Predicted 3D model of a 1517-nucleotide RNA (small-subunit ribosomal RNA) from an uncultured prokaryote.
Its Rfam family is "Bacterial small subunit ribosomal RNA". Gene Ontology terms of the family: ribosome and structural constituent of ribosome.
The RNAcentral record of the sequence draws on ENA.
Model confidence (mean pLDDT): 84 of 100.
RNA sequence: UAGAGUUUGAUCCUGGCUCAGAACGAACGCUGGCGGCGUGGAUAAGACAUGCAAGUCGAGCGCUGAUUUCAAGGUAGCAAUAUUUUGAAGUCGGAGCGGCGCAAGGGUGCGUAACACGUGGGUAACCUGCCAUGAAGUUUGGGAUAACUCGCUGAAAGGCGAGCUAAUACCGGAUGUGACAAUUGAGAGGCAUCUUCUGAUUGUCAAAGCUGGGGACCGUAAGGCCUGGCGCUUCUUGAUGAGCCCAAGUCGGAUUAGCUAGUUGGUAGGGUAACGGCCUACCAAGGCGACGAUCCGUAACUGGUCUGAGAGGACGACCAGUCACACCGGAACUGAGACACGGUCCGGACUCCUACGGGAGGCAGCAGUGGGGAAUAUUGGACAAUGGGCGAAAGCCUGAUCCAGCGACGCCGCGUGGGUGAAGAAGGCCUGCGGGUUGUAAAACCCUUUCGACGGGGAAGAAACCGCAAGGUUGACGGUACCCGUAGAAGAAGCCCCGGCUAACUCCGUGCCAGCAGCCGCGGUAAUACAGAGGUCCCAAGCGUUGUUCGGAUUCACUGGGCGUAAAGAGUGCGUAGGUGGCCUAUUAAGUUUGAUGUGAAAUCUCCGAGCUCAACUCGGAAACUGCAUUGAAUACUGGUAAGCUAGAGGGUCGGAGGGGAGACUGGAAUUCUUGGUGUAGCAGUGAAAUGCGUAGAUAUCAAGAGGAACACCAAUGGCGAAGGCAAGUCUCUGGACGACCCCUGACACUGAGGCACGAAAGCUAGGGGAGCAAACAGGAUUAGAUACCCUGGUAGUCCUAGCCGUAAACGGUGCACACUUGCUAUAAGAGGAAUCGACCCCUUUUGUGGCGAAGCUAACGCGUUAAGUGUGCCGCCUGGGAAGUACGGUCGCAAGAUUAAAACUCAAAGAAAUUGACGGGGGCCCGCACAAGCGGUGGAGUAUGUGGCUUAAUUCGAUGCAACGCGAAGAACCUUACCUGGCCUUGACAUGCAAGUGGUAGGAACCUGAAAGGGCGACGACCUAGCAAUAGGAGCUUGCACAGGUGCUGCAUGGCUGUCGUCAGCUCGUGUCGUGAGAUGUUGGGUUAAGUCCCGCAACGAGCGCAACCCCUAUGUCCUGUUGCCACCUGAACGAGAGUUCGGAGCACUCUGGACAGACUGCCUUGCUUAAACGAGGAGGAAGGUGGGGAUGACGUCAAGUCAGUAUGGCCCUUACGGCCAGGGCUGCACACGUACUACAAUGCCCGGCACAAUGGGAAGCAAUACCGUGAGGUGGAGCAAAUCCUCAAAACCGGGCUCAGUUCGGAUUGUAGGCUGCAACUCGCCUACAUGAAGCUGGAAUCGCUAGUAAUGGCGCAUCAGCUACGGCGCCGUGAAUACGUUCCCGGGCCUUGUACACACCGCCCGUCACAUCAUGAAAGCCGUUUGUACCCGAAGUCAUCGUGCUAACCGCAAGGAGGCAGAUGCCGAAGGUAUGGAUGGUGAUUGGGAUGAAGUCGUAACAAGGUAACCGUA
Repeated sequence: UAGAGUUUGAUCCUGGCUCAGAACGAACGCUGGCGGCGUGGAUAAGACAUGCAAGUCGAGCGCUGAUUUCAAGGUAGCAAUAUUUUGAAGUCGGAGCGGCGCAAGGGUGCGUAACACGUGGGUAACCUGCCAUGAAGUUUGGGAUAACUCGCUGAAAGGCGAGCUAAUACCGGAUGUGACAAUUGAGAGGCAUCUUCUGAUUGUCAAAGCUGGGGACCGUAAGGCCUGGCGCUUCUUGAUGAGCCCAAGUCGGAUUAGCUAGUUGGUAGGGUAACGGCCUACCAAGGCGACGAUCCGUAACUGGUCUGAGAGGACGACCAGUCACACCGGAACUGAGACACGGUCCGGACUCCUACGGGAGGCAGCAGUGGGGAAUAUUGGACAAUGGGCGAAAGCCUGAUCCAGCGACGCCGCGUGGGUGAAGAAGGCCUGCGGGUUGUAAAACCCUUUCGACGGGGAAGAAACCGCAAGGUUGACGGUACCCGUAGAAGAAGCCCCGGCUAACUCCGUGCCAGCAGCCGCGGUAAUACAGAGGUCCCAAGCGUUGUUCGGAUUCACUGGGCGUAAAGAGUGCGUAGGUGGCCUAUUAAGUUUGAUGUGAAAUCUCCGAGCUCAACUCGGAAACUGCAUUGAAUACUGGUAAGCUAGAGGGUCGGAGGGGAGACUGGAAUUCUUGGUGUAGCAGUGAAAUGCGUAGAUAUCAAGAGGAACACCAAUGGCGAAGGCAAGUCUCUGGACGACCCCUGACACUGAGGCACGAAAGCUAGGGGAGCAAACAGGAUUAGAUACCCUGGUAGUCCUAGCCGUAAACGGUGCACACUUGCUAUAAGAGGAAUCGACCCCUUUUGUGGCGAAGCUAACGCGUUAAGUGUGCCGCCUGGGAAGUACGGUCGCAAGAUUAAAACUCAAAGAAAUUGACGGGGGCCCGCACAAGCGGUGGAGUAUGUGGCUUAAUUCGAUGCAACGCGAAGAACCUUACCUGGCCUUGACAUGCAAGUGGUAGGAACCUGAAAGGGCGACGACCUAGCAAUAGGAGCUUGCACAGGUGCUGCAUGGCUGUCGUCAGCUCGUGUCGUGAGAUGUUGGGUUAAGUCCCGCAACGAGCGCAACCCCUAUGUCCUGUUGCCACCUGAACGAGAGUUCGGAGCACUCUGGACAGACUGCCUUGCUUAAACGAGGAGGAAGGUGGGGAUGACGUCAAGUCAGUAUGGCCCUUACGGCCAGGGCUGCACACGUACUACAAUGCCCGGCACAAUGGGAAGCAAUACCGUGAGGUGGAGCAAAUCCUCAAAACCGGGCUCAGUUCGGAUUGUAGGCUGCAACUCGCCUACAUGAAGCUGGAAUCGCUAGUAAUGGCGCAUCAGCUACGGCGCCGUGAAUACGUUCCCGGGCCUUGUACACACCGCCCGUCACAUCAUGAAAGCCGUUUGUACCCGAAGUCAUCGUGCUAACCGCAAGGAGGCAGAUGCCGAAGGUAUGGAUGGUGAUUGGGAUGAAGUCGUAACAAGGUAACCGUA
């Protein structure tokens, strides 16, 4: 020391991305009241107009102009006076000589990776103007020169010549305190060269004057002289400031590994203030480098600043120290100091002037201009203060500085008002319509007046300086700060955000559009995510955005990470450097610890105090500056040195084990081939085949032979080796490990960057060899294709020798070594013990190889003395995924290629382990008419019906795998009806409310028009309540407004209902336990069941929804009930020959009706299952036996399954129409396809005749009997019945007859004619009947459906809907009434367990590669164009140095001639720019080309994930 979001269905981990914080010399957007303090060209070290930024000294000097005063003279004037000349004394100027300054101050950050900077030292190798201190001196001469004058010349800048002149300018001589040099003596010290002190001798070397005052003396005067001050000269010491040297420190790149010729050292010399290859000559051959030289890139360094808990990281604005630079490059001069920002010379570029001949310039000083840029200020005031230069001083100069101006650029402070105030005003917004919210907010009332405005007063900052003194004088800022007064809430609030992270929510608009977005992600009609509004939250004169840095990030991990599977152990060993290293003793004191001293500039930071009203800001003090150096002490540990030891390591002796390695020789089995024999038609091969071989004799079989490769059994979880790897046998050579003895050496050790060696397979080179196998290749199959999998062949290769290659999923995915830490067990090789006659077994121990497991570790999986535990040492490696182990460059290789190894760009993930599901052409167990065994169908025909399609004005709409398709529809001629055409209505066909009107009102016959709806006309003509009535109200009607209405859309906004998996046996919960967690356990396991049914076991114990049961029907019985049911017994009557039938009474036995009970529970027996239990099998009894049969009943959930057209309903849409009414048409349309049915194809049948037995139901606008008519449909008619009462024929079956296998006496479609019924109406478009007609069809391809018993099959009957009907459909009822099930391999569906998974929208999943298109970045590329740098050479400015110097020459010497010295000039070395040639590095561009990345719906396939349908993967060809 704070975290959060984001990979998943969920979890844990790894890991990246993103956010919240702070900061800024910032910029941009919106907004903007005041003040203080700071700060402001980060880009073009690009270019600059204009002004200013360095002068000063007359007390160094001469000249000159102006002016004041005085004196003298002249002129004019009577004079005052004016004017002029000269002189003196001043004052103010001008240029010049001279001195000092201009090397400071100010600016910028180009260059520089360096002694540039910072820290600490050294200088015994040095200098230092002005300043301070001390000592000594300041003497005597000389010659010039600028200014000035004159002349010449030039456009100008300027230049040349002649002449005059001064000095603190210049030169000579003297003196020598002293300094320096040489020689030499003594002492002291140090650091090697040396330093220092004190002597002696010799030599060399100085100077300048100016000014103030002054008594005597000298002098005409000036002055001398004396004295003060300032200067000058020599020297000492100091201070200050420089120079040089050293130690260690100071960015990135090794895809820069070698660099270096003055290079490294020496000697001698030169040069410098000074050491030094700094320079030169000669000699030697060194010097630097993996502790990173050289090269490339980048960069001024530091105090510090920002951030951070710190350690660190990033930065180096302002302020302060150092450095570097001054248009670019080079050079020196002057000077104490420069190689000089506002100096000089030269070269170059640029700009300006020009008379074209030549000249001038340098804002990275302060302002300012244009330029570039996202972007950075005034051409201000003053020297009042601080400081600097000059001067004796006054003073002058000072864009240093102090101030002001501009900019919210930053920090800090203040204000925009305070109190009261509920009718919770109005308005806005929302609303569930009640209200809520804005909100005490406003208004209103009572106060206050900061800031601002106006008026008045008004600073500190001032010390100096002048003057004898008194005293005088000095403020840019500034009429500013501050103080007082006046008026009045008056003049002063915005910006961003509101899905999560992250504080803050609603409405409307939009509709994957427009847009938002920091990450995740929002937007496809109900958006808290876009846009607007209302409201809220945060901050506030600011708020947001962008950029950058640090933080969070322990995400480069020193503090403080990792490497079995997430990224990461090198393929293995040997070994160099390096790192690390056993026990004991002594010594040292390098590391280490500690004390002292010096330093660590100031500022900054921290603390304490103080000053501005506070704060920011400033001042004072303390602390700190974690560092470096010197020195003293300590000696445990590490290091060094010395002497020892034996536990590490190595050696010795004796042993046994072993596919360890190399070479030589030998062997048998098998394959193939050759020869010969026997023998005949196939062999071979596959899922099935074919290619292939074989009648020229194969395969098979026997014998003999050839040749190559590999070594069955033994054989193992076993042995050996460093790894790769090693397997027939024998011999030779040889490496290592292990055991026993405890004899020797004495730390000899561990690891190991580079290096060296070994290193499977494939591959390469050369030469051999070649049986089998077998890339490539060929053929045959498979397939949509099949460049594959399968088959037949077959070449490299596989083998040997020699040499390369150097890689593998080279894996234990686990580097090497050492130590420590509970165990059990197996095995290999030894040794010891015990025991035995001898052994084995057994015990102990060592080494190796395995299994299971404790603690511990781990994200988990797992590891666990063979560690992935606990520690130590050393090496290698990792830092999101992709691009990519790729490109470029280097090294290696014959090549293939290996090794080293990026970036642009792109994504928000990629990934590990484990969990739950789902899935698998994974496994196990189990079930189901799932298959099988059966029976009957569908698919073929005709018809019916539904659907698709087509058609149409419309063919309304919906349902679409199972789970749509005889479905919604339990009934479309009109209606229905939703569709189309046409005609009409508009508050409407219907509801409610409001307002107005209305008594001939409402209603309304008749009539006109019309297809109807509708539109007209309109006789007649009302009602209710209150009231005496008038009248009022209601109802009704008309008009208007709200609204009605919508089968319009959305079933992906919904409710409800339904289908389906599935009547499958499952789905969950509480508590406990296990796991970091998702989750697990329970629910798994062993049995068993129809069943998660039950039993047993078990870290589970219980519970819920499901199962079962409870409910209904049905099968048996008992009791009750007794009409409309029943009629056995009893009785009466009628009929009849009789049997008997019918009717009545009586009765309730039976059947039946419908109520209550009983019964069935594995209860009993036997037996099986390891015991037991559950349970199974069999049996008894029973009407029924193992849920008896059937029904109702449908768990958690799935399918965004179906339905807005049944109803309901949110939202949207229409409103003289998408509403409403009407007529006609359509839903029935027909080339065709499919589903579901009916009828058949016939003889188990059809036809005719006879004859028997049901049940469920229905019935009033209904069912309808007997009877009559009709061939019949039907008609007439009407008894009975609102029903156990009346009505409603059962058929198949059975009996008899016919048909005799034919398109028929099968089949009935189609069509014609004639009828019937319903209905307003049967044309489109109904059903039925009769007669006639008599189609297809002779049992149905691939495929497919139902059914396990009263079932299938088959026969009829009833009902709903309904006027009628398309019903052959649907729902029920009863009759007749089978066959088969070995069994669970397979198909389908389902359940449980398990396994794999890259799936989770869950396999209808995921996902790979080519191709095509678009965009982007990048590599290569003939070249082309730049930048930079090396080497060689050419040319060679200025300039220093050297040489020459015949030309010129004041000072000195000399009588002179001349000399010394100097100058011009010339030459030489070096030398910038430039040029030529040739290399390197790097950047840009480049036709074309390579791969890469990205992109809702492109093409081809299907490689991977499941056994992914050929297991996958690695290396290689």